[in-house]
RNA sequence: GGAGCAGGCCAGACCGCCGCCUGUGCAAGUGCCGAAAGGCCGCAUGGGAGGAAGGUCCGGACUGCACAGAGCAGCGUAGCGGGUAACGCCCGUCCACCGCAAGGUGCGGAUUAGAGCCACAGAGACGAGCCGGUUAAGUCCGGGUGAAACGCGGCAAUCUCUACGCGCAGCAACACCAAAUAGGCCAGCAUUGAAGCGGCUCGCUGAGCUGGCGGGUAGGUGGCAUUGAGCAGGGGUGGCAACACUCCAGCCCAGAGGAAUGGCGGUCAUGCGGCGGGCUUCGCAAGAGGCCCGUCGUACACAGAAUCCGGCCUAUCGGCUUGCUCCACAC
Numbered sequence: 001g002g003a004g005c006a007g008g009c010c011a012g013a014c015c016g017c018c019g020c021c022u023g024u025g026c027a028a029g030u031g032c033c034g035a036a037a038g039g040c041c042g043c044a045u046g047g048g049a050g051g052a053a054g055g056u057c058c059g060g061a062c063u064g065c066a067c068a069g070a071g072c073a074g075c076g077u078a079g080c081g082g083g084u085a086a087c088g089c090c091c092g093u094c095c096a097c098c099g100c101a102a103g104g105u106g107c108g109g110a111u112u113a114g115a116g117c118c119a120c121a122g123a124g125a126c127g128a129g130c131c132g133g134u135u136a137a138g139u140c141c142g143g144g145u146g147a148a149a150c151g152c153g154g155c156a157a158u159c160u161c162u163a164c165g166c167g168c169a170g171c172a173a174c175a176c177c178a179a180a181u182a183g184g185c186c187a188g189c190a191u192u193g194a195a196g197c198g199g200c201u202c203g204c205u206g207a208g209c210u211g212g213c214g215g216g217u218a219g220g221u222g223g224c225a226u227u228g229a230g231c232a233g234g235g236g237u238g239g240c241a242a243c244a245c246u247c248c249a250g251c252c253c254a255g256a257g258g259a260a261u262g263g264c265g266g267u268c269a270u271g272c273g274g275c276g277g278g279c280u281u282c283g284c285a286a287g288a289g290g291c292c293c294g295u296c297g298u299a300c301a302c303a304g305a306a307u308c309c310g311g312c313c314u315a316u317c318g319g320c321u322u323g324c325u326c327c328a329c330a331c
Stems, first nucleotide, its partner, number of pairs: 001327010012268007020048007029041001031040003050302001054313002057311005062170004074166005079093005094108001095106004109161002114159002116155003126151001130143004174222004184213006195205003230251002233248006270299013
């Protein structure tokens, strides 16, 4: 210098103006919306997307229902050991395969329980039996085909068996507050006339009327994001590691509901492109390339939290960085 392997990190920065969502504090009005439950309006101050918030593929927290115990069925996992709240995740290691290597991948339990399958070729794929020789005897040997030929053959990513795990549903869970209408129950009144026909009388029609209770629905609130498997910093101990324990000081950090996290301007930084200038390398030359400065334009990849966590997988412009391997050259 080239080619690669395994990890880690960033995902423009700052300022000004105008907005949006939300926590807390203060202030409140006979305020506004609503039948109510409840919600809204002011000021100050704090916070406001990601490494994957994504797919919804695993595992949990949480909630409701079910549940003495055991078993069957069903589903899942599979070398061995460890980690974890748990896992199909992570770490270590053995084996097999791929790679010169760094390293990567896992189609890794059992075929002496039973079943099924074994292309083509071959007599025959586990039932039997071809060709040649041989023997008392389908008794023994050899041949050919094939990945495999009688040998307890191969395949369990075919059923199955073994071991272990799993109750079912999911925040549209669930809990509370709670209309209108219809229906239900109770009480009172009502054919000795309820109620309607705009107020009264007559008249006509002719069986309900009033009050209370309770359940569900619309609607509202909680669940729901201030105390946790919590976040990020530094240190110690144990462990190869995953990780565990512990010490110090710090933080509380989006959240709603079909859904806020934005827009404009300026300065700087970065990439790309154009133009101008300077320096420089190669070359006889024409010309080709590199670096720096100025200026103009342009661009931020994949992507958007929806109860909350731990993973896996997938998407991702461009860039930074650590360790290692192989090749070439120089000393």

Predicted 3D model of a 331-nucleotide RNA (Bacterial RNase P class A) from Ideonella sp. The RNAcentral record of the sequence draws on ENA. Its mean pLDDT, the model's own confidence on a scale to 100, is 78. A source record names the gene rnpB. NCBI's taxonomy places the organism under Bacteria, Pseudomonadati, Pseudomonadota, Betaproteobacteria, Ideonella.